[in-house]
RNA sequence: CAAUAAGCUAUCUAGGGUUCCGUUGAUGUUGUGAUUUGGCAUCAAGUCUGGCCCGAGAGAUAGGUAUAUGGAAGAUACAUGUUAGAUAAUGUGAUCUCUCGUAUAACACGGAAGGACAAAAGCCUGGGAGAU
Numbered sequence: 001c002a003a004u005a006a007g008c009u010a011u012c013u014a015g016g017g018u019u020c021c022g023u024u025g026a027u028g029u030u031g032u033g034a035u036u037u038g039g040c041a042u043c044a045a046g047u048c049u050g051g052c053c054c055g056a057g058a059g060a061u062a063g064g065u066a067u068a069u070g071g072a073a074g075a076u077a078c079a080u081g082u083u084a085g086a087u088a089a090u091g092u093g094a095u096c097u098c099u100c101g102u103a104u105a106a107c108a109c110g111g112a113a114g115g116a117c118a119a120a121a122g123c124c125u126g127g128g129a130g131a132u
Stems, first nucleotide, its partner, number of pairs: 008063005015054003020051002022048001023045008065105007073097004077092004107127001109130001114124002
């Protein structure tokens, strides 16, 4: 410097968030002779356990996919024998399609700044910049 699938999806986790729901607090209002529990509205809080949402290249599981290989089936091609002729039969470590198995898919330290969604993050940028 170049090449490789350093590949895809789902569920979950580490982690993260505050639009929505909920929770807590404050204020106002409603009901009452008055007060309180309660209802409603507004504001604040994620250093609010939650519902919910996002979520890993270097996390987990599963599926599919790719490559190699083994088997079965079908089609094509070629060859052989029989036959009046063979499209039927037999064979091929040939080609293609499809299906069922097995194996492999390794390794991987990593900022800052920025971006999206409501918002943040091991998300994206990014197997980046760098480091070895």
The RNA shown here (Guanidine-I riboswitch aptamer) has 132 nucleotides and comes from Paenibacillus psychroresistens. Model confidence (mean pLDDT): 78 of 100. It matches the Rfam family "Guanidine-I riboswitch aptamer". Gene Ontology term of the family: regulation of gene expression. Rfam's curators write: This family represents a conserved RNA structure found upstream of the ykkC and yxkD genes in Bacillus subtilis and related genes in other bacteria. The function of this family is unclear although it has been suggested that it may function to switch on efflux pumps and detoxification systems in response to harmful environmental molecules.